[in-house]
Context: one part of a larger RNA
RNA sequence: UUGGGCGUAAAGGGCAUGCAGGCGGCCGUGCAAGCCCGGCGUGAAAUGGCGGGGCUCAACCCCGUCACUGCGCUGGGAACUGUGUGGCUAGGGUCGCCGAGGGGCAGCCGGAAUUCCAGGUGUAGGGGUGAAAUCUGUAGAUAUCUGGAAGAACACCGAUGGCGAAGGCAGGCUGCCAGCGGAUGACCGACGCUGAGGUGCGAAGGCGCGGGGAGCGAACAGGAUUAGAUACCCUGGUAGUCCGCGCAGUCAACGAUGUGCACUGGGCGUCCGCGCGAGCGCGUGGGUGCCGCAGCAAACGCGAUAAGUGCACCGCCUGGGGAGUAUGCCCGCAAGGGUGAAACUC
Numbered sequence: 001u002u003g004g005g006c007g008u009a010a011a012g013g014g015c016a017u018g019c020a021g022g023c024g025g026c027c028g029u030g031c032a033a034g035c036c037c038g039g040c041g042u043g044a045a046a047u048g049g050c051g052g053g054g055c056u057c058a059a060c061c062c063c064g065u066c067a068c069u070g071c072g073c074u075g076g077g078a079a080c081u082g083u084g085u086g087g088c089u090a091g092g093g094u095c096g097c098c099g100a101g102g103g104g105c106a107g108c109c110g111g112a113a114u115u116c117c118a119g120g121u122g123u124a125g126g127g128g129u130g131a132a133a134u135c136u137g138u139a140g141a142u143a144u145c146u147g148g149a150a151g152a153a154c155a156c157c158g159a160u161g162g163c164g165a166a167g168g169c170a171g172g173c174u175g176c177c178a179g180c181g182g183a184u185g186a187c188c189g190a191c192g193c194u195g196a197g198g199u200g201c202g203a204a205g206g207c208g209c210g211g212g213g214a215g216c217g218a219a220c221a222g223g224a225u226u227a228g229a230u231a232c233c234c235u236g237g238u239a240g241u242c243c244g245c246g247c248a249g250u251c252a253a254c255g256a257u258g259u260g261c262a263c264u265g266g267g268c269g270u271c272c273g274c275g276c277g278a279g280c281g282c283g284u285g286g287g288u289g290c291c292g293c294a295g296c297a298a299a300c301g302c303g304a305u306a307a308g309u310g311c312a313c314c315g316c317c318u319g320g321g322g323a324g325u326a327u328g329c330c331c332g333c334a335a336g337g338g339u340g341a342a343a344c345u346c
Stems, first nucleotide, its partner, number of pairs: 003318004007300002012314001014201004021194003025088007033081002035077008048066007091191001092188005097182003103177007110154001114150008125136002162169002206247006215241002220236004258313006266291011295302002319346003328339004
C1' cells in the first nucleotide's frame, strides 16, 4: 500500500451553520454520456500461449497460429446510473390550532444570610485548633436588639425531573427573540442527507479599557506542624471571582460513543402531548432512565437513546519514548493557540 479499524487497546473534529463536492423517493416518457451486444479499423516487431522445426538435448534460434484484456469509427439495445420533460405525495417544508420548558437577551422587584457603619443593653473575654499560637477585646469586643449601607448568590420546591447544537441554563414579574412536541386540515411538490475549506457559537482560567468589590481567595505575610514544611491546619490578604465593551479559543469541551435515514423480541419507571375510558387505566406520538431476547463484543459490557443489521457523507488512527517538542507558516496585545516533524532510543 491493499486493507483493517476508532466506548475502555492508537483513533469521533468542542458544537453548529453551510459554499464546493459526494450521495439521493414513486410513476410515465424522450435522449443515449456511463453500461451491454454486433461489425469495421487499429492494437509494429520482439516478448507471451499453443503447434511444428534447427543446433546431439536444453538455454537459444526459426516458422505458423492465437492472444495483446486497449483505443477509434459505426450499427443496435434501454433494465440500471445520468440527463431533458410531464406527473405524484410516503422524505422535507409552510400556514392555522393546542401545549410544556432553569432555551437566549433586556428591564424591574424580593427575602434569608454575610460583612461593614451608627445607636441601645451588657461585661471579660472572643476567635481558632488534634492541641495551640498569630489575630481580636477595658479606647468596651464576642453575644443581643434597633436602624442604615454594600456586593454576591438565590435555601425549601428539586427529582433517578425539564430546556438547549454544544459550552451551558435555577428567587419572582414583565417585554422581546428563538427552538421543540402533539392532534388535525389545507398548501408547496424531492425543495433532501452529509459536508473538505469558510463562517458563527464556545466552561474555567487568562489579557486590554472602564466600573464594582460583601463573602471567598492564587500570589504574598504571619502563626502552627515538622528533621525540614517554599505544603496539608490556623489568622490575615492582592489579583481574580461580579458588571459593560473588546480579545483569547482551550478542557476528562465525556455518553471518552460524528451526523442522517431504515430495519430488528420483550418488561418496568418517569416527563410532555393526543385518543378512548374516566374507578383504576389502556392505546399512541415525542423525550428521558433501568433490566434484558436475538445479535454484537477481547472482555467489561452494548442491546429500538445499539456498541445489533444495513446505506450515505465527513473526521480520525497505523508500536512506546523523543513530542504535541523543534522548525516553517498562519492567528494573538501578551500568555499562548492551530498546523506539526526528525535524529536518537527501546
RNAcentral holds the full RNA, with entries from ENA, Greengenes and SILVA. This is a predicted structure of a 346-nucleotide part of an RNA (small-subunit ribosomal RNA, central domain) from an uncultured bacterium. The coordinates come from a structure-prediction model, not an experiment, and the mean pLDDT is 92. It matches the Rfam family "Bacterial small subunit ribosomal RNA".